[in-house]
RNA sequence: CUUAAUAAAGGCAAACUUAUCGAAAGUUAAGGACGCAAAGCUAUGGGUCUAAGGAAUGAAUCUAUGAUUGCCAAGCCGCUAAG
Numbered sequence: 001c002u003u004a005a006u007a008a009a010g011g012c013a014a015a016c017u018u019a020u021c022g023a024a025a026g027u028u029a030a031g032g033a034c035g036c037a038a039a040g041c042u043a044u045g046g047g048u049c050u051a052a053g054g055a056a057u058g059a060a061u062c063u064a065u066g067a068u069u070g071c072c073a074a075g076c077c078g079c080u081a082a083g
Stems, first nucleotide, its partner, number of pairs: 001083004011036002016031004021026001034070001040076003044073003047068003053063003
């Protein structure tokens, strides 16, 4: 540096339930494990979700300053083994 087959030490924690914050999407904590070689960190790019506020009113729509890193990329850091 590459790879993740095997082995070992471990790590994280989906859905759901309870409580909490939020206009919502969703967050946080506890329980709980679907799974994950980065399911560690960063909202930098794209995608997706929400629409309080704002815009328009012919239509019942548009819009992120909000959210999603366990949607896909990118950047940074890291354990073990093999080559």
c-di-GMP-I riboswitch aptamer from Senegalia massiliensis, 83 nucleotides, folded computationally. NCBI's taxonomy places the organism under Bacteria, Bacillota, Eubacteriales, Clostridiaceae, Senegalia. The coordinates come from a structure-prediction model, not an experiment, and the mean pLDDT is 86.